[in-house]
Context: one part of a larger RNA
RNA sequence: CUGGGCUUAAAGGGUGCGCAGGCGGUUUAUCAAGUCAGGUGUGAAAGUCCUCGGCUCAACCGAGGAAUUGCGCUUGAAACUGAUCAGCUUGAGUGAGAUAGGGGUGUGCGGAACUUCCAGUGGAGCGGUGAAAUGUGUUGAUAUUGGAAGGAACGCCGGUGGCGAAGGCGGCACACUGGGUCUCAACUGACGCUGAGGCACGAAAGCCAGGGUAGCGAACGGGAUUAGAUACCCCGGUAGUCCUGGCUGUAAACGUUGAGCACUAGUCGGGAGGGGCUUCGGCCCAUCCGGACGCAGAGAAAUCGAUAAGUACUCCCCCUGGGGAGUAUGGUCGCAAGGCUGAAACUC
Numbered sequence: 001c002u003g004g005g006c007u008u009a010a011a012g013g014g015u016g017c018g019c020a021g022g023c024g025g026u027u028u029a030u031c032a033a034g035u036c037a038g039g040u041g042u043g044a045a046a047g048u049c050c051u052c053g054g055c056u057c058a059a060c061c062g063a064g065g066a067a068u069u070g071c072g073c074u075u076g077a078a079a080c081u082g083a084u085c086a087g088c089u090u091g092a093g094u095g096a097g098a099u100a101g102g103g104g105u106g107u108g109c110g111g112a113a114c115u116u117c118c119a120g121u122g123g124a125g126c127g128g129u130g131a132a133a134u135g136u137g138u139u140g141a142u143a144u145u146g147g148a149a150g151g152a153a154c155g156c157c158g159g160u161g162g163c164g165a166a167g168g169c170g171g172c173a174c175a176c177u178g179g180g181u182c183u184c185a186a187c188u189g190a191c192g193c194u195g196a197g198g199c200a201c202g203a204a205a206g207c208c209a210g211g212g213u214a215g216c217g218a219a220c221g222g223g224a225u226u227a228g229a230u231a232c233c234c235c236g237g238u239a240g241u242c243c244u245g246g247c248u249g250u251a252a253a254c255g256u257u258g259a260g261c262a263c264u265a266g267u268c269g270g271g272a273g274g275g276g277c278u279u280c281g282g283c284c285c286a287u288c289c290g291g292a293c294g295c296a297g298a299g300a301a302a303u304c305g306a307u308a309a310g311u312a313c314u315c316c317c318c319c320u321g322g323g324g325a326g327u328a329u330g331g332u333c334g335c336a337a338g339g340c341u342g343a344a345a346c347u348c
Base pairs, nucleotide, nucleotide: 004319005318007302008301012316014201015200016199017198021194022193023192025088026087027086029084030083031082033081034080035077036076037075038074039073040072041071042070048066049065050064051063052062053061054060091191092188093187094186095184096183097182098181099180103177104176105175106174107173108172109171110154114150116148117147118146119145120144121143125136126135162169163168206247207246208245209244210243211242215241216240220236221235222234223233258315259314260313262311263310266293267292268291270289271288272287274285275284276283277282297304298303321348322347323346330341331340332339333338
């Protein structure tokens, strides 16, 4: 350097944007760097291979040829790659007209429930469990009726339903704002794909500062259970959960399946618009999104099966027996917790 892999055996980066790099639609012309052909120089000798020859043979030695797959120069070829010029429209994008949506940010508003408090009624228990007790209550609880304050979450609709790159997103209204899809085919004319580094986003928990705190609730206290019970059950309860600003940068960040493009039987549901036919019930056609089954094919099988794990191509990450170990060390990031990078001895 080549060869094998990455759903579940080791292995897809959490996700996107994107510099360099790699790869790249279609037509003509030119160039000739890659490429191909001819010539020529060089590619020391020995060695190797072939053919002869010399020691009685062989090893060994001598001679000639080949090879030396390479490089330089030169003359040509122009299909492919490349470069330049000029085009094309199907890739990509723009535009016009429609359209669905819990996509995002901010502001305001709302009702049910929850707990606390106040007031009336009421008068002895309530609560809790397998059973209890801690707890709570004559300073009037629980229950019931009405009112008030506050925080958090948004029932039904709600759905193998929708949107988003992923994380994720669900009361209502408004403002601002991102993306998608369909139809037209008006415009640009390859502007594309991927993407080491880099940058941005990134659940929960955690950290810093300031607020807020109804419910829940790590830690903690108590009651039980038990041989014990640092638990499961019960009564309480602080951080936290919520908001604002900053940090952290990890997850079974999962479809355990990277992105893009093309091709390869069907059947049945769902969502979004568009076109045609219609007896107005529906049917058919092209497209996008999201599911169930299944032919071929693939696969160790389970299964996958046009949303591929099929058939091919382009680019990136990653893997190389188990443990030691995601540890030590160094570097780097972080306020810290810790993150990223990441061994070896030894052992089986």
Small-subunit ribosomal RNA, central domain from an uncultured prokaryote, 348 nucleotides, folded computationally. RNAcentral holds the full RNA, with entries from ENA. The prediction has a mean pLDDT of 84.